This is a predicted structure of a 72-nucleotide RNA (transfer RNA) from a Candidatus Peregrinibacteria bacterium.

[in-house]
RNA sequence: GCCGAGAUAGCUCAGGGGUAGAGCACGCCCAUGGUAAGGGCGGGGUCGUGAGUUCAAAUCUCAUUCUCGGCU
Numbered sequence: 001g002c003c004g005a006g007a008u009a010g011c012u013c014a015g016g017g018g019u020a021g022a023g024c025a026c027g028c029c030c031a032u033g034g035u036a037a038g039g040g041c042g043g044g045g046u047c048g049u050g051a052g053u054u055c056a057a058a059u060c061u062c063a064u065u066c067u068c069g070g071c072u
Stems, first nucleotide, its partner, number of pairs: 001071007010024004018055001026042005048064005
């Protein structure tokens, strides 16, 4: 230098055009004589960044940053 994959909640990851989810973690509650385990409810996201397409973009297109892998 070229090619490919990835970036979404504090962490690990789903979701590939129509209001963004799960598990764990966190807060409150239930339950227990008490603790752990268990159950319920809740908070938490400018979907890496900037543009474009569209009535509508996390999702499609282009550029760019970073991470990982391959080729030279």